Annotation:
The RNA shown here (transfer RNA) has 77 nucleotides and comes from an uncultured Alphaproteobacteria bacterium. It was read from a public genome assembly. Model confidence (mean pLDDT): 81 of 100.

[in-house]
RNA sequence: CGGAGCGUGGCGCAGCCUGGUAGCGCGCUACACUGGGGGUGUAGAGGUCGUGGGUUCAAGUCCCGCCGCUCCGACCA
Numbered sequence: 001c002g003g004a005g006c007g008u009g010g011c012g013c014a015g016c017c018u019g020g021u022a023g024c025g026c027g028c029u030a031c032a033c034u035g036g037g038g039g040u041g042u043a044g045a046g047g048u049c050g051u052g053g054g055u056u057c058a059a060g061u062c063c064c065g066c067c068g069c070u071c072c073g074a075c076c077a
Base pairs, nucleotide, nucleotide: 001073002072003071004070005069006068007067010026011025012024013023020057028044029043030042031041032040033039050066051065052064053063054062
């Protein structure tokens, strides 16, 4: 330098193809059951969906630029 993939709660991920309420597991908080721990149950908190722009009535999802990470290749040595 070229190509490909990825970026979504604290962590790991789904949702994208085919636009229409942002979810799952673990973790966290409170309460209940239990003598306590553990465990189980109920309820809850937590998200600028990497970033800027475009299309649209409507964008996590489609389009373009940029940033970061990973992989492959090329180049130099």
It matches the Rfam family "tRNA". Rfam classes the family as a transfer RNA. Rfam links the family to the GO term triplet codon-amino acid adaptor activity. Rfam's curators write: Transfer RNA (tRNA) molecules are approximately 80 nucleotides in length.